This is a predicted structure of a 329-nucleotide RNA (Bacterial RNase P class A) from Solirubrobacter deserti. Rfam family: Bacterial RNase P class A. By type it is a ribozyme. A source record names the gene rnpB. The coordinates come from a structure-prediction model, not an experiment, and the mean pLDDT is 78. Taxonomically the source falls in Solirubrobacter (Bacteria, Bacillati, Thermoleophilia, Solirubrobacteraceae).
RNA sequence: CGGGCGGUUCGAGCAGCCGCGGGGGCCUUGCGCCUUCGAGGAAAGUCCGGACAUCACAGGGCAAGGUGGUCGGUAACGCCGACCCGGGGAAACCCGCGGGAAAGUGCCACAGAAAACACACCGCCUACGGCCGCUCGCGAGAGUGGCCCGGCAAGGUUGAAAAGGUGCGGUAAGAGCGCACCGGCGUCGCGGUGACGCGGCGGCCAGGUAAACCCCACCUGAUGCAAGACCAAGCAGGGCCGAUUGCAGGCUGCCCGCCGAGGUCCAGGUCGGUCGCACAGAUGGAUGGCUGCUCUCGACAGAAUCCGGCUUACAGAACCGCUACGGGU
Repeated sequence: CGGGCGGUUCGAGCAGCCGCGGGGGCCUUGCGCCUUCGAGGAAAGUCCGGACAUCACAGGGCAAGGUGGUCGGUAACGCCGACCCGGGGAAACCCGCGGGAAAGUGCCACAGAAAACACACCGCCUACGGCCGCUCGCGAGAGUGGCCCGGCAAGGUUGAAAAGGUGCGGUAAGAGCGCACCGGCGUCGCGGUGACGCGGCGGCCAGGUAAACCCCACCUGAUGCAAGACCAAGCAGGGCCGAUUGCAGGCUGCCCGCCGAGGUCCAGGUCGGUCGCACAGAUGGAUGGCUGCUCUCGACAGAAUCCGGCUUACAGAACCGCUACGGGU
């Protein structure tokens, strides 16, 4: 210097003019003037967590849903950090829906002997037991061959996966049958807050699947700012007062009752308004355009209650650090 890896920052700049929205100020109260502020690293997806709000709610349990290595951080999280385990890489570093399959149940297509109470197609063996033959032997018997009853799981074959692996011993042939090493499991000791690691001992050897049921631990009430709160025209409603007229009752009159213009008080609440609501900020929904100069010629994209994260999109530029790789001096 190159390659690789991790991280941070920026994401056109300057000037002038015109315009839009919020706040503040001034006085000559005007469609006035002045001043100040006005999108992002993701404002996005709305995927998690919270604040806030309304409703519900004694307490306990069940159900349902979620989370899932460990220890910390945090208001909280499915986020972050460090570490552990497994995998990849020469390394830096990256990746992991990473609790339990030795509680129980289920499933494992096709192929294959066998897919989990192991099994026997090819194959290997004939030691033990039985039968038959041949040879030898006077005989007891010995050797040898075949069949039956059998033994075995080493090798082959199937599969994504085959009942620990490699080697030596052993045997009729074999086999954790024995032994050494490796792997797993159990147990003991030591180290660590812990996940876990290291060592000793024990042939104990146990398939996979929990993104199948299930078991374990922890968490979870529901709905989201169109939440919700306040004010409140009009119309209708309720209480009280109630002139005149009318209705009902009554033979008539009076009394009572009903309706009743109007007055007054009340409740919920529509239109509408205010708040919620922000050091951008509305519902009339602002954040833009033109010109000139410069450069590396400009990506993805734009707030709508507010925060903390994650994820996704992104032309390019700058900087920092790391690396057991390559090259040069």